FMN riboswitch aptamer (RFN element) from Nocardioides astragali, 130 nucleotides, folded computationally. The organism belongs to Nocardioides, within Bacteria.
[in-house]
């Protein structure tokens, strides 16, 4: 230096003002936000990964529900110019995306579920190996 295995750690930002209305941080204008790892050069929009959700099996349970395993599965959205050896990643423009439940009235920004969990992954540390 580097693989591979354990423990452990750590792991998300954002509604400000006006407008309508009985009532809206949820609508309408203008705001505001941008998780990891990858990439010939930086990425919310390109390539994967997880949170959410959904099913099957498996356990506990007389059976349901519920709970906890485990393996499936879904899972947003970007164009054109510059400039380069090289960018859907920087530069200029114009776009455009955002679980699930709850709410006096529809939510990426507000409350829960959550001081949860939890992988890719980050840092440490130990063990074998090239």
């Nucleotide at each position: 230096u580097u693989g591979c295995g354990u423990g452990c750690u750590c792991u998300g930002g954002g509604g400000g003002c006006g407008g309508u209305g009985a009532a809206a941080c949820u609508c309408c204008g203008c705001a505001c936000c941008g998780g990891c790892g990858g990439u010939c050069a930086c990425a919310g929009u390109c390539c994967g990964c997880g949170a959410c959700c959904c099913g099957a099996c498996c356990a506990c349970a007389g059976c349901c529900a519920g709970u906890g395993g485990c393996c499936g599965g879904u899972u947003g959205a970007c164009c054109a110019g510059g400039u380069g050896a090289a960018a859907u990643u920087c530069c200029u423009g114009g776009a455009c995306c955002g679980a699930c439940g709850g709410u006096c009235a529809a939510a990426g920004u507000c409350c829960g579920g959550a001081u949860g969990a939890g992988a890719a992954g980050u840092g440490c540390a130990c063990g074998c190996g090239g």
The sequence was found by an Rfam model in a public genome assembly.